About this RNA: This is a predicted structure of a 414-nucleotide RNA (Bacterial RNase P class A) from Paenibacillus sp. GYB003. It is recorded under the gene name rnpB.
RNA sequence: AAAGUUUGACAGACAAUCGCCGGUGCGCAUGCGCACGGGAGGAAAGUCCGGGCUCCGCAGGGCAGGGUGCUGGAUAACGUCCAGUCAGCGCAAGUUGAAGGAUAGUGCCACAGAAACGGACCGCCGAUGGCGCCGCAAGGCGAACAGGCAAGGGUGGAACCGUGGUGUAAGAGACCACGAGGGGAUAGGGUGACUUAUUCCCUGGUAAACCCCACUCGGAGCAAGACCGAAGAGAACGCGGCGGACGGCUAUGCCGAUUCCGCAGCCCUUGCCCGGGGUGCGUUCGGGUUGGUCGCUAAAGUCCGGCAGCAAUGUCGGACGUAGAUAGAUGAUUGUCGCUUCAAUGGUGGGAGGGUUGUGGUGCCCGUUACGACCACCGGAAGUACAGAACCCGGCUUACGGCAAGCUUUCCGG
Repeated sequence: AAAGUUUGACAGACAAUCGCCGGUGCGCAUGCGCACGGGAGGAAAGUCCGGGCUCCGCAGGGCAGGGUGCUGGAUAACGUCCAGUCAGCGCAAGUUGAAGGAUAGUGCCACAGAAACGGACCGCCGAUGGCGCCGCAAGGCGAACAGGCAAGGGUGGAACCGUGGUGUAAGAGACCACGAGGGGAUAGGGUGACUUAUUCCCUGGUAAACCCCACUCGGAGCAAGACCGAAGAGAACGCGGCGGACGGCUAUGCCGAUUCCGCAGCCCUUGCCCGGGGUGCGUUCGGGUUGGUCGCUAAAGUCCGGCAGCAAUGUCGGACGUAGAUAGAUGAUUGUCGCUUCAAUGGUGGGAGGGUUGUGGUGCCCGUUACGACCACCGGAAGUACAGAACCCGGCUUACGGCAAGCUUUCCGG
């Protein structure tokens, strides 16, 4: 000097004029007036997770369904965060992980290829059996039929773990040596995931396929819900099972929805069943309400400091207290400043030094009488990102302007 990677904070400030919302106080006919304060983010976005809070439900049991999936911690909790282990990527700093089980079972592996968990396209062998030739015979030679092979070549992401050798007719974990992956045993280290050493067994992949295993989960949601106010209005039609009680009567049977109870039926229990709660059920027409107040902001809150912890975080002390709209306020204009960028210095003055991550040295870079290093003052132009609360909070993901710091690699110089 360049490239990369990790982390942090900021996201403009002030003043004036006008405008909007809310709070406190005062005056006051409850609608205004005056004064003083306050008024949108780190993501308010996405609605991907978790909760606080509200209501339902004897808040119960079961099934279905959902979530998580290496270890140890943090947290109200989480799919988040911290620290690790293992695996992948990267020279590295770092970064990613949908990280339990394929030896419970079922499925799938397109195309190519002979074949994708049992197979031969090109091939190799043909010892043994058969065929042909030579030979008296023993035997020899030849071809490649039967048969043997998966070592060589081809296809493919992957061909029954890999490389080298022994052995064989030719071969093959058939045997041997060294390895890869998975699992077991013993010993050492670690809380643990795991790891090191020795040894034994096994050898396609896939669970981000169904599934199995471990742990875990009520449901719905602020349009939740609570209160006040206003108004009211019901009508018609149809159905109404079983049993008992009661009542009536034409009396041992019948009737009764103006009676009561149980079951059935229907509704609720926010996926289903059991259980539970309520209740006559259904259809059509019609009336009222859709107004107001609360919920609604002191929060698992923020900041500073001490202690503990590698850290996430916890604890103790102190300080602060930070919008509450409801068709939806938090704005507009002007001026000054801040920050960033531009200019062959914009101008003037000074100027031999200046810069180089706390200080110094060495070295390097820029400059040395000048319009150009650098310093001071005065000006010019452009820009100032992403974006807008709606019950609240903890995360994750995404969008984005410049600034600061740490670390890694390369090059140059010392």
Its mean pLDDT, the model's own confidence on a scale to 100, is 75.